[in-house]
RNA sequence: CGGGGUAUAGUGUAACGGUAGCACGAGUCGUUUGGGACGAUUUAGUUAGGGUUCAAAUCCCUAUACCCCGA
Numbered sequence: 001c002g003g004g005g006u007a008u009a010g011u012g013u014a015a016c017g018g019u020a021g022c023a024c025g026a027g028u029c030g031u032u033u034g035g036g037a038c039g040a041u042u043u044a045g046u047u048a049g050g051g052u053u054c055a056a057a058u059c060c061c062u063a064u065a066c067c068c069c070g071a
Stems, first nucleotide, its partner, number of pairs: 001070007010024004018054001025043006047063005
């Protein structure tokens, strides 16, 4: 320098263009003498900027970070 891939909650991981889920975690309550376990409930997210569309995590362009291949 060229090509490709990845970016979603504190962590890991899903999601045909049509309400962004799940598990762990954290908070509150119940249960317990207390803790753990269990049950209920809450919390918090699409890397950034544009474009297409009635509607974008998803499609297109650019940028950023990381990874892989080639030179």

A computed fold for a 71-nucleotide RNA from a Candidatus Staskawiczbacteria bacterium, annotated as transfer RNA.
Rfam family: tRNA. The family's RNA type in Rfam is transfer RNA.
The RNAcentral record of the sequence draws on ENA.